The RNA shown here (SAM riboswitch aptamer (S box leader)) has 126 nucleotides and comes from an Actinomycetes bacterium. Its Rfam family is "SAM riboswitch aptamer (S box leader)". About the family: The SAM riboswitch is found upstream of a number of genes which code for proteins involved in methionine or cysteine biosynthesis in Gram-positive bacteria. It was read from a public genome assembly, where an Rfam model found it.
């Protein structure tokens, strides 16, 4: 930290100082929060990614072991939802018919799924 790869579903809190905020930006939206936010200590936790130890292996990689020497990470709500593009149950509008009931089409909304933009940690490379 412009780049490049992977991952973001679940998991995991207590106490002290502090005193109004906070959930990346920005909109629109739901939320948390003086029954104490968000910051800093302290310990406890968790288990992504590198790593260490030990199996396998087509040698590209896989697996196990959370402290296993560590290096970072993280512990409210799916990255808190959505914004762009597809594709869409379903619903309403016109139009049309043998007219209370069906219909191809066309517009509007829309659950949902899918791919991206953008951010997050991790590793690599500069």
């Nucleotide at each position: 930290u412009a780049c490049c790869c992977a991952u973001c579903g679940u998991g995991a809190g207590c106490g002290g100082c502090u005193g109004a905020g906070g959930g990346a930006c920005c909109u629109g939206g739901c939320c948390c929060u003086u029954u104490g936010a968000a910051g800093c200590c302290g310990c406890c936790g968790c288990a992504a990614c590198c790593g260490a130890a030990u199996c396998c292996u087509u040698a590209g990689g896989g697996g196990u072991u959370g402290u296993c020497a560590g290096g970072u990470g993280c512990g409210a709500c799916g990255u808190c939802c959505a914004g762009c593009c597809g594709c869409g149950a379903a619903c309403c509008g016109c139009c049309c018919g043998u007219c209370c009931c069906g219909g191809a089409g066309c517009g509007g909304u829309a659950a949902g799924c899918g791919g991206g933009a953008a951010g997050a940690u991790g590793g690599g490379a500069a």